[in-house]
Context: one part of a larger RNA
RNA sequence: AGCUGACGGUGGAUACCUAGGCACGCAGAGGCGAAGAAGGACGUGGCUACCGACGAAACGCUCCGGGGAGCUGGCAGCAAGCUGUGAGCCGGAGGUGUCCGAAUGGGGCAACCCCAAGAACAGCCUGUUGAAUCCAUAGACAGGUAUGAGCGAACCCAGCGAACUGAAACAUCUUAGUAGCUGGAGGAAAAGAAAUCACAAGAGAUUCCCAAAGUAGCGGUGAGCGAAAGGGGAACAGCCUAAACCAACAGUAAAAACUGUAGGGGUAGUGGGACAGCAACAAAAGGAACGAGUUUUGUUAGACGAAGCAGCUGAAAACUGCACCAGAGAAGGUGAAAGUCCUGUAGUCGAAAACAAAAUCGUCCUAGCUGGCUCCCGAGUAGCACGGGACACGUGGAAUCCCGUGUGAAUCAGCGAGGACCAUCUCGUAAGGCUAAAUACUACUGCGUGACCGAUAGUGCAACAGUACCGUGAGGGAAAGGUGAGGGGGGACUCACCAGCGCAUCGU
Numbered sequence: 001a002g003c004u005g006a007c008g009g010u011g012g013a014u015a016c017c018u019a020g021g022c023a024c025g026c027a028g029a030g031g032c033g034a035a036g037a038a039g040g041a042c043g044u045g046g047c048u049a050c051c052g053a054c055g056a057a058a059c060g061c062u063c064c065g066g067g068g069a070g071c072u073g074g075c076a077g078c079a080a081g082c083u084g085u086g087a088g089c090c091g092g093a094g095g096u097g098u099c100c101g102a103a104u105g106g107g108g109c110a111a112c113c114c115c116a117a118g119a120a121c122a123g124c125c126u127g128u129u130g131a132a133u134c135c136a137u138a139g140a141c142a143g144g145u146a147u148g149a150g151c152g153a154a155c156c157c158a159g160c161g162a163a164c165u166g167a168a169a170c171a172u173c174u175u176a177g178u179a180g181c182u183g184g185a186g187g188a189a190a191a192g193a194a195a196u197c198a199c200a201a202g203a204g205a206u207u208c209c210c211a212a213a214g215u216a217g218c219g220g221u222g223a224g225c226g227a228a229a230g231g232g233g234a235a236c237a238g239c240c241u242a243a244a245c246c247a248a249c250a251g252u253a254a255a256a257a258c259u260g261u262a263g264g265g266g267u268a269g270u271g272g273g274a275c276a277g278c279a280a281c282a283a284a285a286g287g288a289a290c291g292a293g294u295u296u297u298g299u300u301a302g303a304c305g306a307a308g309c310a311g312c313u314g315a316a317a318a319c320u321g322c323a324c325c326a327g328a329g330a331a332g333g334u335g336a337a338a339g340u341c342c343u344g345u346a347g348u349c350g351a352a353a354a355c356a357a358a359a360u361c362g363u364c365c366u367a368g369c370u371g372g373c374u375c376c377c378g379a380g381u382a383g384c385a386c387g388g389g390a391c392a393c394g395u396g397g398a399a400u401c402c403c404g405u406g407u408g409a410a411u412c413a414g415c416g417a418g419g420a421c422c423a424u425c426u427c428g429u430a431a432g433g434c435u436a437a438a439u440a441c442u443a444c445u446g447c448g449u450g451a452c453c454g455a456u457a458g459u460g461c462a463a464c465a466g467u468a469c470c471g472u473g474a475g476g477g478a479a480a481g482g483u484g485a486g487g488g489g490g491g492a493c494u495c496a497c498c499a500g501c502g503c504a505u506c507g508u
Stems, first nucleotide, its partner, number of pairs: 016482002020453002022450007029442002031151002039100003042055003046078002050074002052059001061094006070082003105114003115118001121148002123145007155186001156184005166173001170220001196203002207234004217225002238434003241378001245264002248261005269412001271377004275371004285366003289363003293360008302349003308322004323340002325329001331343003383407008393419001414429005469476002
C1' cells in the first nucleotide's frame, strides 16, 4: 500500500413515505358588475413582521337554525378575558364594507388632490326652442329616468385574415378560412318547420352519432382536397306575422279617398285566405306564457348507528388462547399489521331560513263546412349581364347560394327547383319572424375512480411561487419535502444587551 471486518463521518443516489399534482366519470353551477364587479392599495389584534380573516361597526356586529365543552386563526409565549343565561365552531338570512379600479362631480404620475358635493358619457322619456325651407325636420337647451359601459377558462356565431410548411425548387394549389386581431351572445350557441330531397317508389323542420366512403368527384388531373342522397340510431314540436277585408283615432283633404298608429281578420301547396252562404258560441284534450298559495322532492348545517378480552411487548393492531358483530370485512387514525379502540362504514332519520324543480290551482291561448265572380298571397325583390366569393366542385358543360355595379319581371292560367339549356313530368311555394330536446365546453363546486406520478417525477409551484432572481420593457422564471410515539435523561458549542445571584482580577 491492497483486501476484509467493527465503529464514526462525507455524500444524498437507491428503497420506503406523501402533505401536492394529473386524468377521467357522475352531479351541480354555468356567470359577476353603477345596489359599484374582477383585481388591488391601505388599514384592523393588548404585545403582531408575514400568511389567512375582516373593513373606521375592521381577528369582527344582529337574527334564525345546528352543536354541546371548551375557546381567544397559522403561532408558541406573556398578559387579560369569554363560556351550560350554551361560547368557540358549522349552516341560512341580514348589517357594516376606507381608498383605487368600468370608476362615473373636476383633476391625476391608480389607491392621491380640489370644489359650489354632483346621472360622467351614451340611450330612452318629457318640455322649451329651432336652420337651409312655408309647414316641418335636423340641431340646440332644460328637466327626468339606473337601460348600457367593465371583468371572465373553454365552448358558439360573425367581420378581418397570414406565413413558415407540403408540392422533395416554385407561381395556381397546399398549410387554411387555420393562427392571430376585432365585434356579439348564451348556458349552451348556431341551425330549424321545405321556393327540401327524390324519381314513377316515396320521404317529410333542424342538430348530433354510425355508416354510405376515402366512394362520386375536384385537382400545375401534381401535392393533395373530398361530398350528398338512401340506410341504422340519439332526440323529437311546432308556431307567429305581411297582404286582401272590417273598423277606432290622428293627419292630408270640400267629399270620395289616401297615409300613419293600435285592434279585429288571416297564414297555405291534395293551394290557402279575403269575400258570399250555412253551422257554431263549445276546451274533453293540449300549451314553450303569466301568477298565487299549498304539497312533495332535492340543495345549503347535521343526528343515530352492531360487535373483545387476556397473555406477550417500551408500545400490539402482530403472535398465542378463548369469544362476538355483520343490511356494517370501504377507508383513515391510533406507540408495529385493528370488522369488534377512535373517526367512520351499511342502514335510518333531519331544516327556523334561503334557493331549485315538479305536481296542483287560476288566468290566458289554441279547432268547422260549401261555393268559385272579384281581390290578396312579402319588389328595386327574383331573374339577367359583368366582376368576385361560398359550395368537396381551382370557370369548367357549372347548376345552387352570397356580395358589388348595371338592368329589371310575374301574383296561381303565377313563380322556383330537379347540376348548362329546352320540352314533358315530378317536387315545392322565395324575397318577414320565433322555436325546446338530442350536440360543444369546464375557469368554478361536491362526490367518486385510476395496469396515473411519487420530490431531477407529478402542475412552473407538495414549501408564504408566478415568489426570489433576470430584463428599460413586453417578458423570462427557479431551487427548496422526511429526527423522534411522546417526554427529554445525556451531552458539545454559544450566550451581546437587559435582569437576578455569586464574585476573581485591576484601578481609585
This is a predicted structure of a 508-nucleotide part of an RNA (large-subunit ribosomal RNA, domain I) from Gloeomargarita sp. SKYG116. Rfam family: Bacterial large subunit ribosomal RNA. For this family Rfam cites "Crystal structure of the ribosome at 5.5 A resolution" (Yusupov et al., Science, 2001). The prediction has a mean pLDDT of 81.